The part of an RNA shown here (large-subunit ribosomal RNA, domain I) has 496 nucleotides and comes from Candidatus Bandiella euplotis. Its mean pLDDT, the model's own confidence on a scale to 100, is 82. The organism belongs to Candidatus Bandiella, within Bacteria.

Context: one part of a larger RNA
RNA sequence: AGUAUUUGGUGGAUGCCUAGGCAACAGAAGGCGAUGAAGGACGUAAUAGGCUGCGAUAAGCCACGAGUAGGUGCCAAUAACCGUUAAUUCGUGGAUUUCCGAAUGAGGAAACUCAUCAAGUUUACUUGAUAUUUUAGGAUGAACACAUAGUCCUAAAAAGCGAACCCAGGGAACUGAAAUAUCUUAGUACCUGGAGGAAAAGAAAUCAACCGAGAUUCCGCUAGUAGUGACGAGCGAACGUGGAAAAGGCCAGUCUUUUAAUGGUUACAAUUAGAAUGUUUUGGAAAAGACAACCACAGAAGGUGAUAGUCCUGUAUAAGUAAAGGAUCAUUGAAAGCUUGAGUAAGGCGGGACACGAGAAAUCCUGUUUGAACAUGGGGGGACCACCCUCCAAGCCUAAAUACUAUCUGUUGACCGAUAGUGAACUAGUACCGUGAGGGAAAGGCGAAAAGAACCUCGAUAAGAGGAGUGAAAUAGAAUCUGAAACCAAGUACUU
Numbered sequence: 001a002g003u004a005u006u007u008g009g010u011g012g013a014u015g016c017c018u019a020g021g022c023a024a025c026a027g028a029a030g031g032c033g034a035u036g037a038a039g040g041a042c043g044u045a046a047u048a049g050g051c052u053g054c055g056a057u058a059a060g061c062c063a064c065g066a067g068u069a070g071g072u073g074c075c076a077a078u079a080a081c082c083g084u085u086a087a088u089u090c091g092u093g094g095a096u097u098u099c100c101g102a103a104u105g106a107g108g109a110a111a112c113u114c115a116u117c118a119a120g121u122u123u124a125c126u127u128g129a130u131a132u133u134u135u136a137g138g139a140u141g142a143a144c145a146c147a148u149a150g151u152c153c154u155a156a157a158a159a160g161c162g163a164a165c166c167c168a169g170g171g172a173a174c175u176g177a178a179a180u181a182u183c184u185u186a187g188u189a190c191c192u193g194g195a196g197g198a199a200a201a202g203a204a205a206u207c208a209a210c211c212g213a214g215a216u217u218c219c220g221c222u223a224g225u226a227g228u229g230a231c232g233a234g235c236g237a238a239c240g241u242g243g244a245a246a247a248g249g250c251c252a253g254u255c256u257u258u259u260a261a262u263g264g265u266u267a268c269a270a271u272u273a274g275a276a277u278g279u280u281u282u283g284g285a286a287a288a289g290a291c292a293a294c295c296a297c298a299g300a301a302g303g304u305g306a307u308a309g310u311c312c313u314g315u316a317u318a319a320g321u322a323a324a325g326g327a328u329c330a331u332u333g334a335a336a337g338c339u340u341g342a343g344u345a346a347g348g349c350g351g352g353a354c355a356c357g358a359g360a361a362a363u364c365c366u367g368u369u370u371g372a373a374c375a376u377g378g379g380g381g382g383a384c385c386a387c388c389c390u391c392c393a394a395g396c397c398u399a400a401a402u403a404c405u406a407u408c409u410g411u412u413g414a415c416c417g418a419u420a421g422u423g424a425a426c427u428a429g430u431a432c433c434g435u436g437a438g439g440g441a442a443a444g445g446c447g448a449a450a451a452g453a454a455c456c457u458c459g460a461u462a463a464g465a466g467g468a469g470u471g472a473a474a475u476a477g478a479a480u481c482u483g484a485a486a487c488c489a490a491g492u493a494c495u496u
Base pairs, nucleotide, nucleotide: 001495002494003493004492005491006490007489008488009487015481016445017444020416021415022413023412024411025410026409027408028407029405030404031161032160039100040099041098042055043054044053046078047077049075050074051073061094062093063092064091065090066089070082071081072080105114106113107112115130116129117128118127119126120125121124132158133157134156135155136154137153138152139151140150165196166194167193168192169191170190176183180230206213207212217244218243219242220241221240227235228234248397249396250395251341255337256336257335258334259333260332261331262330263329264328265327266326268325271319272318273317277292278291279290280289281288293310294309295299301313302312303311346370347369348368349367350366351365352364353363356382377392378391379390380389381388432439433438452480455467456466457465458464
């Protein structure tokens, strides 16, 4: 030095676990905001910091209801206190709610600075008001006579935020066509505006085919059919039919929609009751084994020193629930709906939408330009004409079936189990990085219970170690379950 082996160290794989995630279903809710939101800054406890809660009444104040012996949130303890004169806790309602933020008195480099007016008083403060726009009402009032503009006052409304879904206005490219220009991707992504719990659409100037149907929306088929298409790549209906859901109304009124008040009915809170087991063996511990019982409208689940229907929380079942708020019905009011639709239908030119790329191209929308008829009329039936059939545009409203889930409650999983599952099971969008937009971690497990090692010894009043003690176990000792491998050391054997 090597090989083998043993004992340790290092390291944190593996096993087991779950406090957190992921996905789905059902129900609720579908908004918050000038009565100041969302989101923050700064404060706030006896005690420094972080999280949580709260706001100078500051881990809290008040009322009502529930509930019962403990409590003063977590990391995390100590002190000092509170509580059967009912605390802490839970539910409902209320009070307070600094400063910034739409931020709105003016300004501003957010959480700051500086004002004016009024009222009140302790004379230094407190309280309130003071942004803009629109609408309505009023006052005043130029050039310029009446007026108008302007200015001012009062009242109401708006603004800003929010995950997806919805409607509208704009609107790509990569890509595909094996190149590429029409085409496709796609009216997608994205931007903007607007609304609601859904939105939009909607009661035929619709289809059909000589038979008839009877608003809209969504799903299954029709059908990858008919078509369209550098007839390439591709795009792609309808009629009809089966379902879901069904609802029709109005234009001066015995109507519809929205909304307010009053009354009736109804469910919803915290919460309460809730059956039935003993002995013995092993063990640190019984829920395990053995023996013998019981309940079950309850053998869902979780916990308890190992695996519990009968120990605890529960479960089946039953009960309770003030006010406010919700739903629904009735009554009474209020607001809106403006009288059958002309610069419309239709034509020309240019675009766009229709499955349909200008095509034989109907139909719909309209930038521009022309421009009817008036039910004895007009539109449509895929150029166009006739016959026939069918409907009545240019006014308005309308539930349900449908879409979505930031949020709350409950349930479920041939979903994950700490390099997985959310980026985040822990002080996580934290630490840290970046001027900034932005990027973005690592990090779970002693034990049944801290019983977390009194005391002694070595050491530096260390680190660390040895005794002692606790414990079932300390090779469970806080760097804590299990403790693989690489790697390191020592002992032993052999080889050189």